[in-house]
Molecule: transfer RNA
Organism: Actinomycetota bacterium
RNA sequence: GACUCCGUAGCUUAACUGGUAAAGCACCUGACUUUUAAUCAGGGGAGUAGCGGUUCGAUCCCGCUCGGGGUCA
Numbered sequence: 001g002a003c004u005c006c007g008u009a010g011c012u013u014a015a016c017u018g019g020u021a022a023a024g025c026a027c028c029u030g031a032c033u034u035u036u037a038a039u040c041a042g043g044g045g046a047g048u049a050g051c052g053g054u055u056c057g058a059u060c061c062c063g064c065u066c067g068g069g070g071u072c073a
Base pairs, nucleotide, nucleotide: 001072002071003070004069005068006067007066010025011024012023013022019056027043028042029041030040031039049065050064051063052062053061
C1' cells in the first nucleotide's frame, strides 16, 4: 500500500427481509441473614466509532474518515 472482517451499556454478546435497541454478568435499592456471601423482588444506565447520503423511518443500505484483527505485497 491492496483486500477482508469487526466497532452497540462498565464487560461479554443479541437485535429476523429497514419499523424506533434486548439479555447475562457487574452496579444501586429492598427482603432474608447476627454480618458477609448466596437466594428472591425491584431499579437505573447505551440511540449503536465519527461525519454525510438514501428513505416516511437506518444498528441494519451507500460513501468517506478513525480505531482494532487477519491475509497478501